[in-house]
Context: one part of a larger RNA
RNA sequence: UGACGGGUCCCUGCACAAGCGGUGGAGCACGUGGUUUAAUUCGAUGAUAAACGAAGAACCUCACCCAGGCUUGACAUACUAGUGGUAGGAACCUGAAAGGGGGACGACUCUGCCUUCGGGUAGAGAGCUAGUACAGGUGAUGCAUGGCUGUCGUCAGCUCGUGUCGUGGGAUGUUGGGUUCAGUCCCGAAACGAGCGCAACCCUUGUCGUUAGUUGCCAGCGGGUAAUGCCGGGGACUCUAACGAGACUGCUGGUGAAUAGCCGGAGGAAGGCGGGGAUGACGUCAAGUCAUCAUGUCCCUUACGCCUGGGGCGACACACAUGCUACAAUGGGGGGUACAGAGGGUCGCAAUCCCGCAAGGGGGAGCCAAUCCAUAAAAACCCCUCCCAGUUCGGAUUGAGGUCUGCAACUCGACCUCAUGAAGCCGGAAUCGCUAGUAAUCGCGGGUCAGCCAUACCGCGGUGAAUAUGUACUCAGGGAUUGUACA
Numbered sequence: 001u002g003a004c005g006g007g008u009c010c011c012u013g014c015a016c017a018a019g020c021g022g023u024g025g026a027g028c029a030c031g032u033g034g035u036u037u038a039a040u041u042c043g044a045u046g047a048u049a050a051a052c053g054a055a056g057a058a059c060c061u062c063a064c065c066c067a068g069g070c071u072u073g074a075c076a077u078a079c080u081a082g083u084g085g086u087a088g089g090a091a092c093c094u095g096a097a098a099g100g101g102g103g104a105c106g107a108c109u110c111u112g113c114c115u116u117c118g119g120g121u122a123g124a125g126a127g128c129u130a131g132u133a134c135a136g137g138u139g140a141u142g143c144a145u146g147g148c149u150g151u152c153g154u155c156a157g158c159u160c161g162u163g164u165c166g167u168g169g170g171a172u173g174u175u176g177g178g179u180u181c182a183g184u185c186c187c188g189a190a191a192c193g194a195g196c197g198c199a200a201c202c203c204u205u206g207u208c209g210u211u212a213g214u215u216g217c218c219a220g221c222g223g224g225u226a227a228u229g230c231c232g233g234g235g236a237c238u239c240u241a242a243c244g245a246g247a248c249u250g251c252u253g254g255u256g257a258a259u260a261g262c263c264g265g266a267g268g269a270a271g272g273c274g275g276g277g278a279u280g281a282c283g284u285c286a287a288g289u290c291a292u293c294a295u296g297u298c299c300c301u302u303a304c305g306c307c308u309g310g311g312g313c314g315a316c317a318c319a320c321a322u323g324c325u326a327c328a329a330u331g332g333g334g335g336g337u338a339c340a341g342a343g344g345g346u347c348g349c350a351a352u353c354c355c356g357c358a359a360g361g362g363g364g365a366g367c368c369a370a371u372c373c374a375u376a377a378a379a380a381c382c383c384c385u386c387c388c389a390g391u392u393c394g395g396a397u398u399g400a401g402g403u404c405u406g407c408a409a410c411u412c413g414a415c416c417u418c419a420u421g422a423a424g425c426c427g428g429a430a431u432c433g434c435u436a437g438u439a440a441u442c443g444c445g446g447g448u449c450a451g452c453c454a455u456a457c458c459g460c461g462g463u464g465a466a467u468a469u470g471u472a473c474u475c476a477g478g479g480a481u482u483g484u485a486c487a
Stems, first nucleotide, its partner, number of pairs: 001487002003484003007481007015471002019434005026325004031320003034316002042053002064311007073134001077133007088105001092101003108125007136300002139298003145294002147289003150285001152283001157196006163172003176187003202277004207245007217234002221232003248271001251265005314453001327427001331386006344373002348367002353362003393424001398419007440463007
């Protein structure tokens, strides 16, 4: 100087407490361990692995296994030699396919010569064949690496120049008194300044104005309909999207030490960082990734490369993680009726109509979309029913019949209909999330995608709480100080 302490002091955080809802029990989904297997490809493993890489495993993907094949190779560049019925290539044979035979027919570019202008012929190229260099490797090493990422942590820290002090390691600044979300700012002080971080600048949301008015809007005027901005028209309003305004402790009372600030008030759509996002300092964990990619070294080279058929990644005594659905009456069922936002659509979204109980089928208006479509938002609200029961709760499982995608749904897809109707009556020890438009709850959309095992993920809006006395305790972090036989 650090690190550490079941030392002290100060401070912060959904860290605890106060609350609300869960997980841990059930069924199922999904991931992992284990076991099994010809193979169940590989990686990730406390926090910081386990709905993670994977924003889509029937084939493909695919890296694994079995079987059948190829060997300059599926792909790149170069060289040598050969090749004129050359490259390409139908039928046919073999085969599960790939592959192996087969070979009717049969080219292209450039140059020279000949030509009856139809073409013929020679050489070269391209191509092919043989060979040589090489290709190829999701083979190894993340403890050889780049890049990217997690974590401490959006925590407030980490340092430097000059000066000063100290023999020196080093100290000072960065400590102290206040204050802040903040090493934020003020005061003091042998320090004076500066850098990376903080904050601000960026995006979004909340209010207003200006400009603009179609595909959006419809107050007033006119027309029209069973009805609808449907039409003329209008820019007022909503909205859209560009530019501005607005919030700065600016004003005011108190407090404070004189400043920084803190508490209250006014005005205001918004008040003291208004809400949310992007943004992650020096570094730590030889943290993660050689399987995104790149790359050193090592290894394979008729195979550890490449192609194909089938299987596997989907197994199942069990254990763990994350979820979904429930156990019901604040509910289930039936009928009626209202209100979103954000995204998507031409290999696409598809209306009205017809058929089917339905999944869906037929058909195809319109739409490259503020125009048309998916589109029904759901919870809520109104009416009826059920009457506390393993039930009109719950929906697993299984049987039968279908629909759709796709060469192909057996292993192993989703959906529909009928039947079946399991466990489960609120969950031990323990444990998780959340402080406001949050939790809880309700539906909607998107990416991936032929289809889909999505209950996942990423978004969107609707309804909309409770609690916080406080910092003794638990956990994590920051600062000061102290002890140490540790470095």
This is a predicted structure of a 487-nucleotide part of an RNA (small-subunit ribosomal RNA, 3' major domain) from a Candidatus Bipolaricaulota bacterium. The sequence was found in a public genome assembly. Its Rfam family is "Bacterial small subunit ribosomal RNA". The prediction has a mean pLDDT of 84.